Molecule: transfer RNA
Organism: Candidatus Omnitrophota bacterium
C1' cells in the first nucleotide's frame, strides 16, 4: 500500500440481506414498590443504546459515500 469484516442501552445480544409494523426488542445488572420476621427467589414498574459526517427517499439502525476506531489476510 490493497482487501474483507466488525462497531446498537452499564455488559451480551436480537433487528441490517428484504426501509415503514409495538415506544429499536430480549437477557444479565441497576433503581422503586409488593411478598417475606430478614436476606435470597418471585412479581409488577422504571432506567437506558443504533461510532461521527454527509448523500438518497415522503421515510434510513437498515441503502450509498466518506471518516474514526477495533479485528484479520496478502505484499
Nucleotide at each position: 500500500g490493497u482487501c474483507c469484516c466488525c462497531a446498537u442501552c452499564g455488559u451480551c445480544u436480537a433487528g441490517c440481506c428484504u426501509g415503514g409494523c409495538c415506544u429499536a426488542g430480549g437477557a444479565c445488572a441497576c433503581a422503586a414498590g409488593c411478598u417475606u420476621u430478614u436476606c435470597a427467589a418471585g412479581c409488577u414498574u422504571g432506567c437506558g443504546a443504533c461510532u461521527g459526517g454527509g448523500g438518497u427517499u415522503c421515510a434510513a439502525a437498515u441503502c450509498c459515500c466518506c471518516a474514526u476506531g477495533g479485528g484479520g489476510a496478502c505484499g